[in-house]
Molecule: c-di-GMP-I riboswitch aptamer
Organism: Oribacterium sp. KHPX15
RNA sequence: AUCUUAGUUGGGCAAACCCGGAGAAAUCCGGCGACGCAAAACUACAGGGGCCGAAAGGCCAGCCAGUUGCAAUC
Numbered sequence: 001a002u003c004u005u006a007g008u009u010g011g012g013c014a015a016a017c018c019c020g021g022a023g024a025a026a027u028c029c030g031g032c033g034a035c036g037c038a039a040a041a042c043u044a045c046a047g048g049g050g051c052c053g054a055a056a057g058g059c060c061a062g063c064c065a066g067u068u069g070c071a072a073u074c
Stems, first nucleotide, its partner, number of pairs: 006073001008072002012037002018031005035062001041067003047064002049060004
């Protein structure tokens, strides 16, 4: 220096319910709130999968996954 595992310290993110708003819906934004997460960061044209929709098309990264990354330390 790199990789893997871990997560003591300092921290980070924020499920569901509820309230307000957008949308045909899936879902998204804000507030409250913490179920959990060592990548719960990014990517929907790397790929797979799922959801909504009559279709066109839209949505989900906290489904699998790809990429990148964290002070001190084992």